The part of an RNA shown here (large-subunit ribosomal RNA, half A) has 1698 nucleotides and comes from Haloglomus irregulare. Its mean pLDDT, the model's own confidence on a scale to 100, is 83. Rfam family: Archaeal large subunit ribosomal RNA.

[in-house]
Context: one part of a larger RNA
């Protein structure tokens, strides 16, 4: 490591349902006589639904009921009940507090007031007297205002859509509604809803699209009153007093007009008033039939065998399993009540109708009319608005789809009321082919709960023991209410309490196999070990024989070939698969199955993709949910009904009542077409062909050719379209438009809300700044000057001044620490500001295209270049991802054209099926007639470009020379001409294939089993690659764009090491044999094959062949030239003389350099080819001879090799290895080797035949791959209907195993399970999952691994105790830290966290005996603390305007809110007490306001207070420190004495006095006096006197109290407090109550609300016992210090920054 067994996690599956879910039918308002909807209470024990309301799970009465009963809830204690309880119905009573919410206010608490319908409106006796609205409702209904997304593939008119949503208002329904109304010359006769008219009329960038009405057919029907004209009090209301009415109560009268006048005729319409049903629906009660007989199983009979019985009743649930006879019902009978409905229908009152007469009446800013909107289908013709104009008046008016005029036809506007029929579902009842706990409502459960969010709001999850609780007595282990053993109940306890069943991922232990010599698409196919085997499978091994395809021999003989090896004959023999028979053997024995090993082939799966094993997305695993679906309409196809017709719709009846029969023809389509249109209007067949069929001289439905009609056009010809009947409706299926339209996804766009606890700004109230330091204006003195006025020293105290780690704010750098963090912005250091545009708290205000903003697009509750919330909606996405069972038969496209089009569509082309027609078709090869101008080649053939030279002409040009000049010569360049000589071309061609195209016309092939065509239904496809062959385009690409053909895409299998596209080859499924590419040394099947050659580089053995150049490397061709008269090579000799050539030089002698390069002797020797010297000389060499004794030598050309040659972790040719090869090249012979070929046998599929069959038999050489697709055909699951069957003698589901099918499944066997479950034909559908960064549950690995163990506050230790148990509690003692706090009081906040007691299951980042944690109990006491009043910034409310209109809005005028620390204000202190409270409770001594009495003063009011700014001084002055004494206690200490700590003592009453201010008196001319400035004959100084302050002093309080005692004295320097100056301001720094003016005494009286605790390194805000955030007091404890720095240290606190 796989597999299996026990078990455990889990909670799928199964069955099960007190729930949803949709339908249909019933029925519909409540509320001032306080609704809906809450809150808070209420039970003996009560947390939660429930009922109820201080009469609270209830009370009275009636009336049913009738034995129990005290709700969910079955418990523990107690009670009710035959004097009638629970329960039911129906009346009443009570009904706290919010709520419209209503005396006024508010926080569902309360508070003021003091009895009130608050607003509004109507009467109205004017008195809130009578009244009446206000608010709520699912959804429906009316009116008003009114959107985006989106669609038009873009946008704006349009469209979505008059929807979404907001306002307003009503009802049980609402709104309409009794024609100035359709209609056409015919009529109808209010409205509404259905249906049709119709996807018509109409509108519309005439675009997407939008769109009535009449008539017709059904539901249901119902009709009336006013003003007016005449008439005039004949009348209503009352609370009985009266009130209204002549600006008119009543009469009369309303469109067949009426009144008036005059006749006739009556009582019938209409209204008003009284009584009032039958039926039918609906719901409620009652009666209601007949085995609990036998036996068998079983815990139990409702089951299985026997016997029986009811049915007007076998619908339906219950009961210990499946019940017609057991219970409840159920069929049917009955009673009551509800709704049609106060309706019909009766009865009473009123009074209808006519004819005549022609006086009077009949709706006005109205009909129309002009502009300019908005709607509407409304268009020249809807309908409504606004701004202007503006009739008529019965001899009239409107209308009748353009205007005007005239008939005609219809009606009578400008007043009002009206049931039905029609919507809707909050409610209640039935019913379901609807869902069964990831389903179905969000919600079967404490569900709109828990929980989240400041709000709006957003929103889970969680069913099942058992037939009965028999829910495990008793006993044991254990600290034990844990947990476990035994033991009992039970049919079971693996039904033991989140328990039926109990699947997978998975995890534990066991077991088979296998395992640390060896790398992994996990596997398939084969064979072998082990091993297990009970059932459901039953055959296996050997040896023989039979019989047979395709293939196809050994060995002999003989005969070819150099040879390897080949041929005939034997012989088509022997062999040769699966099968078939005999015999022997086997019974754990064979298959199967678990795991190993080997061999063979193999890079998952789905998606994108030319292309995927990819390092190119998805996915950890399992389980369960998860995507073409409904309607309408319209197109095709099949089936089915009728058929020139076909079909009903709405609605009607009937029934067995949602199905189903029967009616209903309103209408559509069809039946005639042609044209714009007027308008006209067709072969029921004349001829020929023919195809199936028939069965034959042929006929001959469909079907074709002709002819012939119709009609448009038209002078005519002529064309165009149409004619010889087939359609219609049903249902299934395919598809197309509309709707979400397969699923999931945006970023956005609208509309209506909700937020300024967070931030920003601005407003009211209030608080805040430790210390030092420059030292401005003004003054003062001193010099200085005539004076202005300068200056020195001083005094003085401004300053958007300076230091500052005071507090407090902010954040510059470390780009530091952290960075799954202490922290979703933190910590440390450093740094800025800190009397000012400053900082802070608390209250208010401002709000989304808005706000606010010293302005960064910054902040507006962790959200901002446009919040959040819900809703328009499932926006729209041409973009991504995903889209679920098998299997036949064909099978594509990456092209073209268009497109605001290129990531899309359309239409064709290319696939696909289904019909039709009926005889030809045609990739192939040939051959014939034609057409082409490529490839190639060619240019002394055009055009056009081109090398190098020769000749000509003397044509053009420049420049030269000659001549006076004309003109000549010349040289050069350039045209032209020829001549040699080299080269080219896509856009050149005298030429010119291969090949191809069109015809015909042979052979082949295909086609009557239906080709070729043709018509119509359904796609997919328009990102392509690749190779070869040829282009453009590029320096070139594995580049790019075409053309043509093959492949791959969509194609496996053999070869190429490995490899989509190269080579071979087109795969049904299992054998057998034969070859193809490409192989035969091993790996690895087949030659170490066979003749030859060729390399020596390991070249090579590689699809990568590695360049220019180089190569005396070999090896081969060819041509030259020299050679026996003796080459080439080497060796030996010579290699001289004129001469040292001239000339030039210092020299120049063969060799610096010019000239010239001559002669002699020779075999041969240069006026010298090289070296050398200063010049020479020296040494070669040419060149000769000599030895030697055969090829030499040059040239070109070819083969195979060599150099050139460098790449990053170790190398390779596939690897070992290979050298007359295993390499190369040339030839041959033989094998091997694929799924191809051929061959047995079997499926499929097509096509014959056949048959009931989609049996069966036959053909198939030309049938079998295949993605997007089209087409046909199955499996499976839900649930209905019908047949038929299983099941407690064991349904479903689960696990393991066996069998069968090509599969999708499908059976069978044990077990588990414990009650329901199939088959088969027909239906029905939320119907098959592996992927969606899928949803929702569960669980593994990774892994006891990463990682944490932090802190600039190092803090604990040791004893003792508790205890089952103790680093964490308790105590104690040492030892520690804080100390402008970690210490004390408070405000927001929270809300019992407080305290005692008893726990440790969680929760406390460990423990825990502890606790803010869990259970139980107990705690918060006020006239004087704050609330309570007041008023501020501002918000509400009514009233009045605005608005369609509000729950909305400025102003105005009223009224009411508004501040607990911290605004204004009557009045309380000392001390003591509790486990927890105290200014509150006890003491003790006070104080206030209001009330009454008594008394005393008295016009009571002005008036003054309440009352305010910043910056600076002076003056008093407590408390505290601090000195100096004295006395006490206490500790050291022999002693002196030191050292520490103390030495108290409140409100409250009296009382004292500072400054200022006055008054007297005084009388300064330069005096006084301040810390500065300053004062004064309008009275300085000084002296007297009034007045006058502190939380101060003193006494009183207090022979209270406190303290073991002592309980004094002086000083100093002063927080708070009081007092008096100065200085600034473009700043002038609140209002109201109240107070005070304004008594004494005694008596009462002071209700209500908070009060606990915490107020933070655990009780708040940040998810957290979270290093963050968070407003005020104490601010003078010591030591030193400028200081509130920084250090240390008391008080006090803590060692849990746990």
């Nucleotide at each position: 490591c796989u597999g299996c067994c026990u078990g455990g996690u889990g909670g799928a599956u199964g069955g099960c349902u007190c729930g949803g879910c949709u339908c249909a039918g019933a029925c519909g308002c409540c509320g001032a006589c306080g609704a809906a909807g809450g809150a808070c209470g209420u039970g003996c024990c009560a947390a939660g639904c429930u009922g109820c309301g201080a009469u609270a799970a209830g009370c009275c009465c009636u009336a049913g009921g009738g034995a129990g009963c005290c709700g969910c809830a079955c418990g523990g204690a107690g009670g009710c009940g035959a004097a009638g309880a629970a329960c039911u119905a129906g009346g009443g009573a009570u009904g706290u507090c919010c709520g419209a919410a209503u005396g006024g206010g508010a926080a569902u608490c309360c508070c003021c007031a003091c009895c009130g319908c608050a607003a509004u409106u109507g009467c109205u006796u004017c008195g809130c007297g009578c009244a009446a609205u206000g608010g709520g409702g699912a959804a429906c209904g009316c009116a008003c205002c009114g959107a985006a997304u989106u669609g038009a593939a873009a946008c704006a008119u349009c469209u979505c859509a008059g929807u979404a949503g907001g306002u307003g208002c009503a009802g049980g329904a609402a709104g309409a509604g009794a024609a100035a109304u359709c209609a056409a010359c015919c009529g109808a006769g209010a409205u509404g809803u259905c249906g049709u008219u119709a996807c018509u009329a109409a509108c519309c960038g005439c675009g997407a699209g939008u769109g009535a009405a009449c008539c017709c057919g059904a539901c249901a029907c119902a009709g009336u009153c006013c003003a007016a004209a005449c008439c005039g009090a004949a009348g209503g209301c009352u609370u009985c007093g009266g009130c209204c009415a002549a600006u008119g109560u009543g009469g009369u009268g309303u469109u067949c007009g009426g009144a008036c006048u005059g006749g006739c005729u009556c009582u019938c319409a209409u209204c008003c008033g009284a009584g009032g049903a039958a039926g039918c629906u609906c719901g409620a009660c009652g009666a209601g039939a007949a085995g609990u007989c036998u036996c068998c199983u079983g815990g139990a009979a409702c089951g299985g065998a026997g016997c029986g019985u009811g049915a007007a009743a076998c619908a339906g649930g219950g009961u210990g399993a499946c019940a017609a006879c057991c219970c409840c019902g159920u069929a049917u009978c009955g009673u009551c009540g509800u709704g049609c409905a106060g309706u019909a229908c009766u009865c009473g009152g009123u009074g209808c109708g006519u004819c005549a007469g022609c006086u009077c009446c009949a709706g006005a800013g109205u009909a129309g009319c002009g502009g300019g909107g908005a709607u509407u289908g409304g268009a020249a013709a809807u309908u409504c608005c606004u701004c202007g104009u503006g009739a008529a008046g019965c001899u009239g008016g409107c209308a009748g789809a353009c205007a005007u005029c005239g008939u005609c036809u219809g009606c009578c506007a400008a007043g009002a009321c009206u049931a039905a029929a029609u919507a809707c579902g909050u409610u209640c009842u039935g019913a379901g082919a609807c869902c069964g706990a990831u389903a179905g409502c969000g919600a079967a459960a404490a569900a709109g709960u828990a929980g989240c969010g400041u709000g709006a709001g957003c929103g889970a999850a969680c069913g099942c023991u058992g037939a009965a609780a028999a829910g495990c007595a008793c006993c044991c282990c254990g600290a034990g209410a844990a947990g476990g053993g035994a033991g009992g109940u039970g049919c079971a306890a693996u039904a033991g309490g989140g328990c039926c069943u109990g699947a997978a991922a998975u995890c534990a232990g066991g077991u088979a196999g296998c395992g640390a010599u060896a790398g992994a698409g996990c596997g398939a196919u084969c064979g072998g070990g082990c091993a297990c085997g009970a059932a459901a499978g039953g055959c296996c091994c050997g040896c023989a024989g039979g019989g047979a395809a395709a293939c196809g021999a050994c060995c002999u003989a003989c005969c070819c070939g150099c040879g390897a090896g080949g041929g005939u004959a034997c012989a088509g023999u022997a062999g040769g698969a699966g099968c078939c028979u005999u015999c022997g053997g086997g019974a754990g024995c064979c298959g199967c199955u678990g795991u190993c090993c080997g061999a063979u082939c193999g890079u998952a799966c789905g998606u994108u993709u030319u292309g995927a094993a990819a390092a190119a997305c998805g996915a950890a695993c399992c389980a369960a949910g998860g995507a073409g679906u409904g309607u309408g309409c319209u197109u095709g196809u099949u089936u089915g009904a009728c058929g020139a017709g076909u079909c009903u719709a709405a609605c009607c009846g009937g029934a067995g009542u949602a199905u189903c029969c029967g009616g209903g023809g309103a209408g559509g389509c069809g039946u005639a077409g042609g044209g714009a249109a007027a308008c006209c209007g067709a072969c029921a067949u004349g001829g020929c062909c023919g195809c199936a069929g028939c069965a034959u001289u042929g006929c001959g439905a469909g079907g074709g050719c002709c002819g012939c009609c119709g009609u448009a056009u038209u002078c005519a010809a002529g064309u165009g379209c149409g004619g010889g009947g087939a359609g219609u409706c049903a249902a299934a299926c395919g598809g197309g438009c509309a709707c979400g339209a397969c699923c999931c996804g945006a970023a956005a766009c609208c509309g209506g809300g909700u937020g300024a606890u967070c931030u920003a700004c601005g407003c009211g109230u209030g608080g805040g700044c430790a210390g030092g330091g420059c030292g401005a204006a003004g003054c003062g003195u001193g010099g200085c000057g005539a004076a202005a006025g300068c200056u020195a020293c001083g005094u003085g105290g401004a300053g958007g001044c300076c230091c500052g780690u005071u507090a407090g704010a902010g954040u510059u750098g470390g780009u530091g620490u952290c960075c799954u963090a202490c922290a979703a912005u933190a910590c440390c250091c450093u740094c800025u500001c800190g009397u000012g545009a400053c900082c802070u708290a608390c209250g208010u205000g401002u709000a989304g295209g808005g706000g606010u903003g010293a302005a960064a697009g910054g902040c507006c509750c962790a959200u901002c270049g446009a919040a959040c919330c819900c809703g328009g909606a499932a926006a729209c996405a041409g973009c991504u991802g995903g889209u679920u069972c098998c299997g036949a038969c064909c099978g594509a496209a990456a092209a073209a054209u268009g497109u605001c089009g290129a990531a899309g569509c359309a239409u064709u082309a290319c696939c696909u099926c289904u019909u039709c027609u009926g005889a030809g078709g045609u990739a192939g090869u040939c051959c014939g007639u034609g057409g082409g101008g490529u490839a190639g080649a060619g240019c002394g053939a055009c055009c056009g470009a081109u090398u190098g030279g020769g000749g000509g002409c003397c044509c053009c040009g420049a420049c030269u020379c000659c001549g006076a000049g004309a003109g000549g010569a010349g040289u050069c360049g350039g045209a032209c001409c020829u001549c040699c000589u080299g080269u080219c071309g896509a856009a050149c061609u005298c030429c010119g294939a291969a090949c191809u195209c069109a015809c015909g016309g042979a052979c082949g092939c295909c086609g009557u089993g239906g080709a070729c065509g043709a018509a119509g239904g359904g796609a997919g496809u328009c990102c392509g690659c690749u190779g070869c062959g040829c282009g453009g385009g590029g320096u070139a690409a594995g580049c790019u764009u075409g053309c043509g053909u093959a492949g791959c895409g969509u194609g496996a299998g053999g070869g190429a090491g490995a490899c989509a596209a190269c080579c071979c080859a087109g795969a049904g499924c299992u054998g057998g044999g034969u070859u193809a590419a490409g192989g035969u040394c091993c790996c690895c099947a087949a030659g170490u094959a066979u003749g030859g050659a060729c390399u020596a580089a390991g070249u090579g053995c590689g699809a990568u062949c590695g360049a220019a150049g180089g190569u005396g490397g070999u090896c081969c061709c060819a041509a030259g030239c020299c050679c026996u008269a003796g080459a080439c090579a080497g060796c030996c000799g010579g290699g001289a003389g004129g001469u040292g050539a001239g000339c030039u030089u210092a020299g120049a002698a063969g060799c610096a350099g010019c000239u010239a390069c001559c002669c002699u002797c020779u075999a041969a020797g240069a006026a010298a080819a090289g070296c050398g010297u200063a010049a020479c000389a020296g040494c070669u060499u040419a060149c000769c001879g000599g030895c030697c004794g055969a090829g030499g030598u040059u040239u070109g050309g070819g083969g195979c090799g060599c150099c050139c040659a460098a790449a990053a972790u170790g190398a390779u040719c596939g690897g070992g290895g290979c050298u007359c090869a295993a390499g190369u090249c040339c030839a041959u012979c033989a094998c091997c080797g694929a799924g191809a070929c051929c061959u047995a046998g079997c499926c499929g599929c097509a096509c014959g035949u056949g048959u009931c069959a989609g049996a069966g038999c036959g053909u198939g050489c030309u049938c079998g791959c295949g993605u997007a697709g089209g087409u046909c055909g199955g499996c499976a699951c839900u649930c209905c209907g019908g047949u038929u069957g299983g099941g407690u003698g064991g349904a479903a589901g689960c696990a393991c195993g066996g069998g069968c099918g090509a599969g999708a499944g499908c059976u069978c066997g044990c077990g588990u399970g414990g009650a329901c479950c199939g088959a088969c034909c027909g239906g029905u559908g939320a119907g098959g999952a592996a992927a969606a960064u899928c949803u929702u549950g569960g669980u593994c690995a990774u892994a006891g691994u990463a990682g944490c163990a932090g802190c600039g506050a190092u803090a604990g230790u040791c004893g003792g105790g508790u205890u089952a148990g103790a680093a964490u509690c308790c105590c104690g003692a040492c030892g520690g830290c804080c100390g402008a706090a970690c210490g004390a009081g408070u405000a927001a906040g929270g809300g019992u966290u407080c305290c005692u007691c008893g726990g440790c299951a969680a929760u406390g980042u460990u423990c825990c005996a502890c606790a803010g944690c869990c259970g139980a109990g107990g705690g918060u006491u006020a006239g004087c603390c704050g609330g309570u009043c007041c008023u501020a910034a501002g918000u509400c409310c009514c009233g009045u305007c605005g608005u369609a209109a509000u729950u909305c809005g400025a102003g105005c005028g009223g009224g009411a809110c508004a501040a607990a620390a911290u605004g204004g204000g009557a009045a309380g202190c000392u001390g003591g007490u509790u486990a927890a409270u105290a200014u509150u409770c006890c003491a003790g001594c006070g104080c206030u306001u209001c009330c009454g009495u008594a008394c005393a003063a008295c016009g009571a009011a002005a008036a003054c207070u309440g009352a305010c700014g910043c910056c600076u001084u002076g003056g008093g002055g407590u408390c505290g420190a601090c000195c100096g004494g004295a006395c006490c206690a206490c500790g050291c200490u022999u002693u002196c004495g030191c050292g520490u700590g103390g030495u108290c003592g409140a409100a409250c009453u009296g009382u004292c006095a500072a400054a200022a201010u006055c008054c007297g008196u005084g009388g300064a001319a330069g005096c006084c006096g301040u810390a500065a400035c300053g004062g004064c004959a309008c009275g300085a100084a000084g002296c007297g006197g009034a007045c006058g302050a502190a939380c101060g002093g003193c006494a009183g309080g207090a022979u209270a109290g406190c303290g073991c005692a002592a309980g004094c004295c002086g000083g100093u320097u002063c927080a708070a407090c009081c007092u008096a100056g100065g200085g600034c301001c473009c700043g002038u720094g609140a209002a109201a109550a109240g107070g005070u003016g304004a008594g004494u005494a005694c008596g009462g009286a002071a209700u209500c609300c908070g009060u606990a605790c915490c107020g933070a390194g655990a009780u708040c805000c940040g998810a957290c016992a979270c290093a963050g955030g968070u407003a005020c007091u104490c601010g003078u404890g010591c030591c030193a210090g400028c200081g509130a720095a920084a250090g240390g240290c008391a008080a006090g606190g803590c060692c849990u920054g746990u």